[in-house]
Molecule: c-di-AMP riboswitch aptamer (ydaO/yuaA leader)
Organism: Actinoplanes teichomyceticus
RNA sequence: CGGCCAACGCCGCCGAAUCACGGGCGUCGACCCCCGUCGCCGCCCGCGAACCGGGGAACCAUCUCCCGGGGUGAAUCCGCGUCGCAGCGGUAGGGCCUUCUUCCGAGCCCGAACCCGUCAGCUAACCCGGUAGGCGGCCAAAAGCGGAAGA
Numbered sequence: 001c002g003g004c005c006a007a008c009g010c011c012g013c014c015g016a017a018u019c020a021c022g023g024g025c026g027u028c029g030a031c032c033c034c035c036g037u038c039g040c041c042g043c044c045c046g047c048g049a050a051c052c053g054g055g056g057a058a059c060c061a062u063c064u065c066c067c068g069g070g071g072u073g074a075a076u077c078c079g080c081g082u083c084g085c086a087g088c089g090g091u092a093g094g095g096c097c098u099u100c101u102u103c104c105g106a107g108c109c110c111g112a113a114c115c116c117g118u119c120a121g122c123u124a125a126c127c128c129g130g131u132a133g134g135c136g137g138c139c140a141a142a143a144g145c146g147g148a149a150g151a
Stems, first nucleotide, its partner, number of pairs: 009138006018049002021046006028039004050131006060121001068119001069116004077090004093110004099151007
């Protein structure tokens, strides 16, 4: 000097998964003769707001046989292939990309996984639960997909 990795911090994406208050513990710092007090941060607990999900009447819906059935989620279905799995192609559906919102188009992606346990249609009152996890960018410069309607 260059490259790579990591940490802190900041910015951003998927997702409901964010915010505030109080308490306890801990590191650090300041003050203090000591006891201790205060502040930032981290973890845990409680409680609340907000957001998300489940159960749960009447009315309505359903009502046969077999295969039990159901939930979260965009993640369902079809074909090829295999003894089967794997794998391949597509697809319902979903995400990113614009100062913001919506629609159309272009481009790039996903199209999983898990849970309940014989039990649940809808569903007012009411009851219960969750607030996780996974990623990208950060030397500089330039560029910043198009159309329409609004703000």